Context: one part of a larger RNA
RNA sequence: CUGGGCGUAAAGCGCGCGUAGGCGGAUAAGUAAGUUGGGGGUGAAAUCCCGAGGCUCAACCUCGGAACUGCCCUCAAAACUACUUAUCUAGAGACCGGGAGAGGUGAGUGGAAUUCCUAGUGUAGAGGUGAAAUUCGUAGAUAUUAGGAAGAACACCAGUGGCGAAGGCGGCUCACUGGACCGGUACUGACGCUGAGGUGCGAAAGCGUGGGGAGCGAACAGGAUUAGAUACCCUGGUAGUCCACGCCGUAAACGAUGGGUGCUAGAUGUUGGGGAUCUCAGAUCUUCAGUGUCGCAGCUAACGCGUUAAGCACCCCGCCUGGGGAGUACGGUCGCAAGAUUAAAACUC
Numbered sequence: 001c002u003g004g005g006c007g008u009a010a011a012g013c014g015c016g017c018g019u020a021g022g023c024g025g026a027u028a029a030g031u032a033a034g035u036u037g038g039g040g041g042u043g044a045a046a047u048c049c050c051g052a053g054g055c056u057c058a059a060c061c062u063c064g065g066a067a068c069u070g071c072c073c074u075c076a077a078a079a080c081u082a083c084u085u086a087u088c089u090a091g092a093g094a095c096c097g098g099g100a101g102a103g104g105u106g107a108g109u110g111g112a113a114u115u116c117c118u119a120g121u122g123u124a125g126a127g128g129u130g131a132a133a134u135u136c137g138u139a140g141a142u143a144u145u146a147g148g149a150a151g152a153a154c155a156c157c158a159g160u161g162g163c164g165a166a167g168g169c170g171g172c173u174c175a176c177u178g179g180a181c182c183g184g185u186a187c188u189g190a191c192g193c194u195g196a197g198g199u200g201c202g203a204a205a206g207c208g209u210g211g212g213g214a215g216c217g218a219a220c221a222g223g224a225u226u227a228g229a230u231a232c233c234c235u236g237g238u239a240g241u242c243c244a245c246g247c248c249g250u251a252a253a254c255g256a257u258g259g260g261u262g263c264u265a266g267a268u269g270u271u272g273g274g275g276a277u278c279u280c281a282g283a284u285c286u287u288c289a290g291u292g293u294c295g296c297a298g299c300u301a302a303c304g305c306g307u308u309a310a311g312c313a314c315c316c317c318g319c320c321u322g323g324g325g326a327g328u329a330c331g332g333u334c335g336c337a338a339g340a341u342u343a344a345a346a347c348u349c
Base pairs, nucleotide, nucleotide: 004320005319006318007303008302012317014201015200016199017198021194022193023192025088026087027086028085029084030083031082033081034080035077036076037075038074039073040072041071042070049065050064051063052062053061054060091191092188093187094185095184096183097182098181103177104176105175106174107173108172109171110154114150115149116148117147118146119145120144121143125136126135162169163168206247207246208245209244210243211242215241216240220236221235222234223233258316259315260314261313262312263311266294267293268292269291270290271289272288273287274286275285276284277283278282298305299304322349323348324347331342332341333340334339
């Protein structure tokens, strides 16, 4: 390489957009590049293969045949692929009418809770634990009442509910804005799918500059526990957590399951639409789009998957090839750094 694979054994890029490339709907006509058939030329000899023959056999040698799976020329065919032309509407898009949603960005705003401050009442404890102590408190704490300040997060609603490509998104209001879904249409006419490079987004932690800092809380300090306790428990507590701007680019970034299209029994719940019927606050039937559970066929090593496939097929991309060494070294690229990415070998079992 061929072949075989990628839910859990090694293996789906974290997720989009998209360049090249690959692949691509229906009808008709044409062309003849691929394709198919006929003919011709060439494909040196030796070698390989087959059949004979010669050295006493064999290796070896000689002769004959076949083959040399290829290339070129020519004649023909026109189903398929391709190309050209014309047409179409089932893919894709567009337009109109609807309803759903924690989709995104910005601004404003609300109540509960927490901590702190001030004042009142009030007196000896409070706090914490398995039990304690560190800690706070007669300079008046804890508790309670009133007022004020600050920051962060939004109880109930809340739901294998919704939205988003993924990361993710949850008080309320407004502004701007993206996408999907349903119904309709007399529009465009294959405009499509995938996507090496590329480019954008990307939890948490971390980094830079400037703010902010209530609670929580790495590090750190103390108290306990213990043989020890650099922990688990307790009292404190800095970075951080929050905001703005700029980096980082990684996660068990998981459905451990790439994207697209078509086909292949059903049952039952739920979300958003449409239609029909009836005894019309509703019920029944039905049809799209999502989201769950169970399950036939089939698949699977088994577990399990099963119209949301891991079934049956096709197209495109990514990835795997024994364990360790190692996702490491070196080099390159990126980064302020931390590091990220690309990625071996010796050696060893």
Annotation: This is a predicted structure of a 349-nucleotide part of an RNA (small-subunit ribosomal RNA, central domain) from an uncultured bacterium. RNAcentral holds the full RNA, with entries from ENA. The prediction has a mean pLDDT of 89.